[in-house]
Molecule: Glycine riboswitch aptamer
Organism: Pseudomonadota bacterium
């Protein structure tokens, strides 16, 4: 601290996919809806987590990583959240 990098905080900012599935129970209005919790079936990947068999990257092996794989967690109308991106502020730096 003008620039750059990293970290943190914030934002009327952008931001994908997949079920308004079904059963049971509680509450509520009142007669099948709303909401909360749980079970089952189907599905999704972009919080987090795990893995390196395949793909890609680190020139190759080893080893590691990923937006790749798994789907534990999470999610499957709207909303919220959301990796990642944008902007702003602050801090730090062996960068400048």
């Nucleotide at each position: 601290c003008a620039c750059c990098a990293a970290g943190c905080u914030g934002c009327u900012c952008g931001g994908a996919g997949a079920g308004a599935g079904u059963c049971c129970g509680g509450c509520u209005c009142c007669a099948g809806g709303g909401u909360c919790g749980g079970g089952c079936c189907g599905c999704c990947g972009a919080a987090g987590g795990c893995g390196c068999a395949a793909u890609u990257c680190c020139g190759c092996c080893c080893g590691g990583a990923a937006a790749c794989g798994c789907u534990c967690a999470g999610g499957c109308a709207c909303a919220u959240g959301a990796a990642c991106g944008g902007c702003a502020g602050c801090u730090u730096g062996c960068g400048c």